[in-house]
RNA sequence: GACUUAUCAAGAAAGACUGAGGGACGGGCCCUGUGAUGUCUUGGCAACCUUUUUUAAAGGUGCUAAAUCCCACUCCAAAAUUUGGAGAAAGAUGAGCG
Numbered sequence: 001g002a003c004u005u006a007u008c009a010a011g012a013a014a015g016a017c018u019g020a021g022g023g024a025c026g027g028g029c030c031c032u033g034u035g036a037u038g039u040c041u042u043g044g045c046a047a048c049c050u051u052u053u054u055u056a057a058a059g060g061u062g063c064u065a066a067a068u069c070c071c072a073c074u075c076c077a078a079a080a081u082u083u084g085g086a087g088a089a090a091g092a093u094g095a096g097c098g
Base pairs, nucleotide, nucleotide: 003096004095005094006093007092008091013042014041015040016039017038021031022030023029026071027070028069043064044063045062047061048060049059050058051057052056068090073087074086075085076084077083078082
């Protein structure tokens, strides 16, 4: 990397260095020199796993703009080229397997 499985409408900052892009891809729409992104440090949030003195704590990973930011593909409904709902596909994270 692949495969299996669970969750994804909640939640959560600052500093240093860097210096123009980023939000997975496509289309939108947003964020961004009032500093994107990335790295490090210290916090915080709380999803999974492990341990223990077991409704809590500690540890490992994760996360820390916007519903996975929205849509896409299929189906259903309606006041109808939009809105709402259900299910997939894809993605992210954890755990397992190999």
Source information:
Predicted 3D model of a 98-nucleotide RNA (SAM riboswitch aptamer (S box leader)) from an uncultured Flavobacteriales bacterium. The model forms 97% of the base pairs in the Rfam consensus. Model confidence (mean pLDDT): 81 of 100. Rfam family: SAM riboswitch aptamer (S box leader). Its family is annotated with regulation of gene expression in the Gene Ontology.